A computed fold for a 391-nucleotide RNA from a Myxococcota bacterium, annotated as Bacterial RNase P class A. Its mean pLDDT, the model's own confidence on a scale to 100, is 75. It matches the Rfam family "Bacterial RNase P class A". The family's RNA type in Rfam is ribozyme. Lineage of the source: Bacteria > Pseudomonadati > Myxococcota.

RNA sequence: CCAGUGAUCCGGGUAGCCGCUGGUUGAGCUUUCGGGCUCGGCUGGAGGAAAGUCCGGGCUCCAAAGGGCAGGGUGCUGGUUAACGGCCAGCGGGGGCGACCCCAGAGAUAGUGCCACAGAAAGUAAACCGCUCAUCGCAACGCCGGUUCGCCGGUUGCGCUGUGAGUAAGGGUGAAAGCGUGGGGUAAGAGCCCACGGCCUGCUGCGGUGACGUAGUGGGCGGUAAACCUCACCUGGAGCAAGGUCGAACAGGGGUCGGAUAGCCCGUCCAAUGACCCCGGGUGACCGCUUGAGGCGUCUGGCAACAGAGCGACCCAGAAGAAUGGCUACUACUUCGUGGAGGGUGACCGACACGGGGAGACAGAACCCGGCUUAUGAGAUCACUGGUUGC
Numbered sequence: 001c002c003a004g005u006g007a008u009c010c011g012g013g014u015a016g017c018c019g020c021u022g023g024u025u026g027a028g029c030u031u032u033c034g035g036g037c038u039c040g041g042c043u044g045g046a047g048g049a050a051a052g053u054c055c056g057g058g059c060u061c062c063a064a065a066g067g068g069c070a071g072g073g074u075g076c077u078g079g080u081u082a083a084c085g086g087c088c089a090g091c092g093g094g095g096g097c098g099a100c101c102c103c104a105g106a107g108a109u110a111g112u113g114c115c116a117c118a119g120a121a122a123g124u125a126a127a128c129c130g131c132u133c134a135u136c137g138c139a140a141c142g143c144c145g146g147u148u149c150g151c152c153g154g155u156u157g158c159g160c161u162g163u164g165a166g167u168a169a170g171g172g173u174g175a176a177a178g179c180g181u182g183g184g185g186u187a188a189g190a191g192c193c194c195a196c197g198g199c200c201u202g203c204u205g206c207g208g209u210g211a212c213g214u215a216g217u218g219g220g221c222g223g224u225a226a227a228c229c230u231c232a233c234c235u236g237g238a239g240c241a242a243g244g245u246c247g248a249a250c251a252g253g254g255g256u257c258g259g260a261u262a263g264c265c266c267g268u269c270c271a272a273u274g275a276c277c278c279c280g281g282g283u284g285a286c287c288g289c290u291u292g293a294g295g296c297g298u299c300u301g302g303c304a305a306c307a308g309a310g311c312g313a314c315c316c317a318g319a320a321g322a323a324u325g326g327c328u329a330c331u332a333c334u335u336c337g338u339g340g341a342g343g344g345u346g347a348c349c350g351a352c353a354c355g356g357g358g359a360g361a362c363a364g365a366a367c368c369c370g371g372c373u374u375a376u377g378a379g380a381u382c383a384c385u386g387g388u389u390g391c
Stems, first nucleotide, its partner, number of pairs: 001387009010377001012331007020045011047362001051373002054371005059239004066266004071235005076090005091105001092103004106230002111228002113224003128171002130167006136159002142155005179197006198221010243287004252279006258270004294314001296312002298309004333358007342349002
């Protein structure tokens, strides 16, 4: 320098002018005395994803949130956590020369189902070509024998795409054809038998907390469980438009007889001045609301995720048509050119100065957190891998 792998950081800054909004404070005006309006000071004001709403939790409510069934989810091991399908460290399998990356990774010997197209056959396998045996025939071909030279007889050959049976070695089809190679065996063949090997699995010994590894030994040999299913574990529902307080309205009309408990059954609770549903009416204010599993720093423990500390300093948006913006100047960033302090034996590197150019993305909190996923580039840094050139 080229190609790559993993991780981290950043998501501009300063000043001026004009604006928006939360809090607090002062003045003025107004008031139905709750408050409202105007002007000013001080102070706070988006993100790494605020996004998708895909998981998990906090919080709130549901006349219980009980039992069973059904349903849903997860699926190697050990940790971590409030919890998780997340994260960390491992194990096993797969990919890459490598750094490293990927895996929905229990069970196919409980049972059932499925395997497109092609192909004869896709699973208690199957016979298209081929191979083998038996049988039939000699029309044709070949061969042998005979002949009056027209033909006749025979068939280890041959087959009028003969007939029957065997065969999964070979050909061909396919993602996949009953494990691979060699030998025996056989009419021809076949795990039919044997040797070696591959994969799966049970048991035993040893190592490991464990997944598992390793050695021996027994059994087996299509795939598929994000197909049904089996096994183990988890799982009540709705969501801040939750929910509460105050105010306004609650005029009136219609329907059902039961309703609530997510589905079904049981159980439980409410119910006749009742309950539920629909139309109509009304639709304002405040609380919830942002101090929290809180972020930052330091130290300690741990490989790490993470945890702990009578440690330190901090408060960091809370709107409801919904603020966080606009303009200007300078600067930071990057690239090219020129000069060039300085460094190096050298190839070369190069602070800084001057001049020209370029880019600025994705996107906008709405109860709050932990994740995942997706979007995004002006950029920057570190570690590592493979190669190349010069010294």